[in-house]
RNA sequence: CGAGUAAGUUGGAUGAACGCAGGCAGAAUGCCGAAAGGCUCUGUCGGAGGAAAGUCCGGGCUCCAUAGGGCAGGGUGCUGGCUAACGGCCAGUGAGGGUGACCUUAAGGAUAGUGCCACAGAAAAAAACCGCCCGGGGGAAACCCCUCGGGUAAGGGUGCAACGGUGCGGUAAGAGCGCACCAGCGGUUGGGAGACCAGCCGGCUAGGUAAACCCCACCUGGAGCAAGACCGAAUAGGGAAAGAAAGGUGGCCCGCCUCUUUUCCGGGUAAGGUUGCUAAAGGCUGCCGGCAACGGUAGCCGUAGAUAGAUGUUCAUUGAAGACAGAACCCGGCUUAUAGAUUUGCUCGGCAA
RNA sequence: UGGGGUGUCGCCAAGCGGUAAGGCAACGGACUCUGACUCCGUCAUUCGUAGGUUCGAAUCCUCCCACCCCAG
Numbered sequence: 001c002g003a004g005u006a007a008g009u010u011g012g013a014u015g016a017a018c019g020c021a022g023g024c025a026g027a028a029u030g031c032c033g034a035a036a037g038g039c040u041c042u043g044u045c046g047g048a049g050g051a052a053a054g055u056c057c058g059g060g061c062u063c064c065a066u067a068g069g070g071c072a073g074g075g076u077g078c079u080g081g082c083u084a085a086c087g088g089c090c091a092g093u094g095a096g097g098g099u100g101a102c103c104u105u106a107a108g109g110a111u112a113g114u115g116c117c118a119c120a121g122a123a124a125a126a127a128a129c130c131g132c133c134c135g136g137g138g139g140a141a142a143c144c145c146c147u148c149g150g151g152u153a154a155g156g157g158u159g160c161a162a163c164g165g166u167g168c169g170g171u172a173a174g175a176g177c178g179c180a181c182c183a184g185c186g187g188u189u190g191g192g193a194g195a196c197c198a199g200c201c202g203g204c205u206a207g208g209u210a211a212a213c214c215c216c217a218c219c220u221g222g223a224g225c226a227a228g229a230c231c232g233a234a235u236a237g238g239g240a241a242a243g244a245a246a247g248g249u250g251g252c253c254c255g256c257c258u259c260u261u262u263u264c265c266g267g268g269u270a271a272g273g274u275u276g277c278u279a280a281a282g283g284c285u286g287c288c289g290g291c292a293a294c295g296g297u298a299g300c301c302g303u304a305g306a307u308a309g310a311u312g313u314u315c316a317u318u319g320a321a322g323a324c325a326g327a328a329c330c331c332g333g334c335u336u337a338u339a340g341a342u343u344u345g346c347u348c349g350g351c352a353a
Numbered sequence: 354u355g356g357g358g359u360g361u362c363g364c365c366a367a368g369c370g371g372u373a374a375g376g377c378a379a380c381g382g383a384c385u386c387u388g389a390c391u392c393c394g395u396c397a398u399u400c401g402u403a404g405g406u407u408c409g410a411a412u413c414c415u416c417c418c419a420c421c422c423c424a425g
Stems, first nucleotide, its partner, number of pairs: 001349010012318007020047001022045006030039003049324001053335002056333005061224004068254004073220005078092005093107001094105004108215002113213002115209003129156002131152009164182006183205001185202007228275004238265005246258003282301008354424007363377003371408001379395005401417001403415003
């Protein structure tokens, strides 16, 4: 210098003018409404994101029982740790990819059982179609041909896949039948917290698929802020029916709770109001523990909260202002979108010293 | 904002591991003097998109995209 790899940061700034919803203080004592409650003016304060998004997971919160037992269903799936929790994160193991830095990984069980493996092929699970070998019979001069019985998984062919692989010995031909190395399985010794790794011994050994049913281990109650609570009209009030059962209560059963409640008909009122609502497992900096995720501790900060729904527009300057996109109960993750600028570690190649 | 569902030819759709039926429409031909009817033939490179599992994916799994329905 070029090519790459990993982890990050930022996502415009400054000023002026006119606005928008909210908090606080003050003014007016006015207006709307049946009421609850709301409205006006002035000043002042702060006012979108790294993903606010998708709603894919997990938790808080609320109601149903302080969510309890069983069945069914659902989820997760190498090991150890972190966490409020997780399908997340961190550190490792195995497998795969890359020259390398490094990256990817839904990675339990296929001798618990069942299913499936199209076409091709003799055969798709415990297999003789061709071939090879032995024996009997027949033909023939004969190494050859036909036929019957048996042995054989070395060879051919089919297929994604054919009953461990390569080599030597061995054999009638063959075969883990024997041996060496390799793959796998079982036992054992050592190391490690564990996944697992290394060595030795053994019989040689029965495909694949569980993102097919299933088995094993662990987790899991349901619904969601349109949850729910309070206030007001309003304890409205009328008629009919059911009824010791019924309802809350959900996929089912049990259990629990309420037990004058439920259903239907018809009528009336209502631009219903307030709350839940934002201080949160909160952020930043330093120190301590830990490889890390993370935890502990001290100091500092005070950071949108609407309910028809705010955060905008214009101008000027900066060389240029240009990405994806905008809160609606909150938080931790994941995933997806993202112009430009920028920092650090490491790898490979070239050149120079 | 929350909850639920669906994507297969131009339209309606079947198929849920073994290589995408059928109807309407369209196009070409036959019949007819001509048109319709009828008959014959053609019509899915990618099953919304992108990855993965599997020998093999429209089908199974995951992430996205579009559309529809319900709740004041």
Predicted 3D model of RNase P RNA and transfer RNA as a complex of 425 nucleotides.
Rfam match: Bacterial RNase P class A. Rfam's curators write: Ribonuclease P (RNase P) is a ubiquitous endoribonuclease, found in archaea, bacteria and eukarya as well as chloroplasts and mitochondria. By type it is a ribozyme.